[in-house]
């Protein structure tokens, strides 16, 4: 110096990690304008009994929070990952050949 192979690099797919969002899950969650149950008190009734119903209690909507876990969608300056493709200009590694 040349040739070959592999890697780096590039593309696609898969898997994983991460991030965002949604769902599930968990928690919180309504003076009245939600539901249930409604002490007291109120109303109707001669009475028996009935009616509406505040507070309290319970539950829940919108919403808020959690993010351990599960599922899904999306993302990229994501990965000592896997498979396939492309490529060989440079660089790295290995091998072979040639020359001094």
């Nucleotide at each position: 110096g040349g040739c070959g192979c592999g890697g780096u690099c590039c593309c696609g797919c898969g898997c994983g990690a991460c991030g965002u969002c949604g769902c599930a899950c968990c928690g919180c969650g309504a003076a009245c304008c939600u539901g249930g149950u409604c002490a007291g008190g109120g109303c109707c009734g001669g009475a028996a009994g009935g009616c509406a119903g505040c507070a309290g209690c319970c539950a829940u909507a919108a919403g808020c929070g959690g993010u351990c876990u599960g599922c899904g969608a999306c993302g990229g300056g994501u990965g000592c990952c896997g498979c396939g493709g492309a490529g060989c200009a440079g660089c790295c590694g290995c091998g072979c050949c040639g020359u001094g």
Model confidence (mean pLDDT): 76 of 100. Predicted 3D model of a 100-nucleotide RNA (Bacterial small signal recognition particle RNA) from a Euzebyaceae bacterium. Taxonomically the source falls in Euzebyaceae (Bacteria, Bacillati, Nitriliruptoria, Euzebyales). It was read from a public genome assembly, where an Rfam model found it. The model forms 93% of the base pairs in the Rfam consensus. Rfam family: Bacterial small signal recognition particle RNA. From the family's description: The signal recognition particle (SRP) is a universally conserved ribonucleoprotein involved in the co-translational targeting of proteins to membranes. It is annotated as a non-coding RNA gene.